[in-house]
Context: one part of a larger RNA
């Protein structure tokens, strides 16, 4: 002098604490995991950063695991040699099937062969190992404000300076100062969505203005004015005023405005850290298997269950439960699909079948809410687990092991110990709707809208982070 880590000090952030709202931890169930069990319960993920994670969907398949059967140029592909036959299609036997056995029909040729089968050989094949040999991808610190370079200057050197200091910002954002002057990767902006307005365009919308028409209805003619849809522009910049500040950056208040002081959200993740994760998405070096660690099939398993943990769902009720009648969304999906109406059934659903490749038809009913009525504090008209019976649907097939319906049964549970999680606004909480995957199978995931709060004095403390500084075991 430097890096690192623990400690001290200064400054500053973040749902970090505090203030507040709702949870989880207790119950039942769903799901993942440990453990145990098992022939197998395939493998991976393991503090934060594993545990509704890879799984955006395990009855067969998937499937990598186990048991059993059976194949060895092999399920697929490239090539060499030999040999036979078009390609190919069908039947029979045994069998769980795969496989095996038997058999029938059936060639083109430019004579080089084509295509296929069989024998054989070289490549095959491997979800076998190593993520501590790797590429690629990803998590995390962290959307934190940092990480560096050129030249100059300082230092024997490692290195420092710049990047420090004052003020300021969400920000190494900017202003000022300055042996530094500039620059790069990050920040911000440029991109997308939402919020206001215009222009252009109108097979969804409108009696707005006219006409027709109805029990009613944009239902029809007609029109794009409005709503809307979609493209393209405008709009916000501390621009204006007052005050503060160094006259600066900037800060506080005000006006106007649909919107202010980054308007809200998304995409976007610097140098690097954790020999972090992944050889099972894929790719790939080395090693290993080659009548098996490859490939096919049937059945089983991944769904086991004394326990333990994580994540959820439903509740424990009266701002609630049930019944009746009746409103208001957004975003999506639909042809091997969505399936109106009508009829049958208490219902799941079935039959018939219109329309729609969809601003057109369908899924579709939104639900909470509001109105009327019952229940009156009870393990109950709370709660729905479990179980019995009868059914429906998908599918070759619901025994292991699917979903749904009806009737019956009605368990635990009366708000949860220590300890603990999320959230600062259209957020939390609460209510329903859709989609991906998908034959069927969500309380999960990803989206969508409806209703719609409380609180933040403050930064002493806990956690994480930034920056300056101090001192020390270390270099």
């Nucleotide at each position: 002098u430097g890096a690192c880590g623990g400690g001290g000090g200064g400054c500053c952030c973040g749902c970090a604490c505090a203030a507040g709202c709702g949870g989880a931890g207790g119950a039942a169930c769903a799901u993942g995991u440990u453990g145990u069990u098992u022939a197998a319960u395939u493998c991976g993920a393991u503090g934060a950063u594993a545990c509704g994670c890879g799984a955006g969907g395990a009855a067969c398949c998937u499937u990598a695991c186990c048991c059993g059967g059976g194949c060895u140029c092999a399920a697929a592909c490239g090539g060499g040699a030999g040999u036979g036959g078009a390609a190919u299609g069908g039947a029979c036997c045994a069998g769980a099937g795969a496989c095996g056995g038997u058999u029938c029909a059936g060639c083109c040729u430019a004579c080089g062969g084509g295509c296929c089968g069989c024998u054989u050989c070289c490549g095959a094949g491997g979800u076998g190992c190593u993520g501590c040999a790797u590429g690629g991808u990803u998590g995390u610190c962290g959307u934190c404000a940092g990480c560096u370079c050129g030249u100059g200057c300082c230092g024997u050197g490692a290195g420092g300076u710049g990047u420090c200091g004052g003020c300021u910002u969400a920000a190494g954002u900017g202003c000022c100062a300055u042996a530094a002057c500039g620059a790069g990767c990050g920040c911000a902006a440029c991109c997308c969505c939402c919020g206001c307005c215009g222009u252009c365009a109108g097979u969804a919308g409108c009696c707005a203005g006219c006409a027709g028409g109805u029990a009613a209805a944009g239902c029809u003619g007609g029109g794009c004015a409005c709503u809307c849809u979609g493209a393209u522009g405008g709009g916000a910049c501390a621009g204006c005023c007052u005050g503060g500040g160094a006259u600066a950056a900037c800060c506080a208040g005000g006006a106007g405005g649909a919107a202010g002081g980054c308007g809200g959200g998304g995409a976007u993740g610097a140098c690097g850290u954790c020999a972090a994760a992944u050889c099972a998405u894929c790719a790939u070096g080395c090693c290993c298997c080659u009548u098996a660690u490859g490939g096919c099939c049937a059945g089983g398993g991944c769904u086991a269950c004394a326990c333990a943990c994580g994540u959820g769902c439903u509740a424990c009720a009266a701002u609630g439960g049930c019944g009746c009648a009746a409103a208001c969304a957004g975003a999506g999906g639909g042809a091997a699909g969505c399936g109106a109406c009508g009829c049958a059934g208490c219902g799941a659903u079935g039959c018939c079948a219109a329309g729609c490749a969809a601003a057109g038809c369908c899924c579709a009913a939104a639900a909470a809410c509001a109105g009327c009525g019952c229940c009156u504090c009870a393990g109950u008209u709370c709660g729905g687990a479990u179980u019995g019976c009868a059914g429906c649907c998908u599918g070759c097939a619901a025994c292991u092991c699917g979903g749904c319906u009806g009737c019956a049964u009605g368990a635990a549970g009366c708000c949860g110990g220590a300890a603990u999680c999320g959230c600062u606004a259209g957020u939390a909480a609460u209510c329903g709707c859709g989609a991906a995957u998908c034959a069927g199978a969500a309380u999960g995931u990803c989206g969508c809208g409806g209703u719609g709060a409380a609180u933040a004095c403050g930064u002493u403390c806990c956690c994480g982070g930034g920056u300056c500084u101090u001192g020390c075991a270390c270099u």
Overview
RNAcentral holds the full RNA, with entries from ENA and SILVA. A computed fold for a 475-nucleotide part of an RNA from an uncultured bacterium, annotated as small-subunit ribosomal RNA, 3' major domain. The coordinates come from a structure-prediction model, not an experiment, and the mean pLDDT is 83.